The RNA shown here (transfer RNA) has 75 nucleotides and comes from a Candidatus Bathyarchaeota archaeon. The organism belongs to Candidatus Bathyarchaeota, within Archaea. RNAcentral records the identical sequence in 2 taxa. Its Rfam family is "tRNA". By type it is a transfer RNA. Its family is annotated with triplet codon-amino acid adaptor activity in the Gene Ontology.
RNA sequence: GGGCCUGUGGUCUAGUCUGGAUAGGACGUUGGCCUCCGGAGCCAAAGGUCAGGGGUUCAAAUCCCCUCAGGCCCG
Numbered sequence: 001g002g003g004c005c006u007g008u009g010g011u012c013u014a015g016u017c018u019g020g021a022u023a024g025g026a027c028g029u030u031g032g033c034c035u036c037c038g039g040a041g042c043c044a045a046a047g048g049u050c051a052g053g054g055g056u057u058c059a060a061a062u063c064c065c066c067u068c069a070g071g072c073c074c075g
Base pairs, nucleotide, nucleotide: 001074002073003072004071005070006069007068010027011026012025013024020058029045030044031043032042033041051067052066053065054064055063
C1' cells in the first nucleotide's frame, strides 16, 4: 500500500442479510419489599448522539460514501 471482519447503556449481547414507527435481553448500579443482619429471591428506576460525519428515503442501528479505532490476511 491492497483486501476482509468488527464497533449498539458501565460490561456482554440480540436486531443489520429482507429499512417500519417508544433500540430488546443478561450482568452490574440505585431504591424498595423480605430478613435479627447479610446473601439469595421479588418489585421498580436510572443509564444509549447504535464509533464519527455526509448521502438516499415518507422513514436508517439496518442501504451507499468518507473517516476513526481494533483484529486478520496478502504484498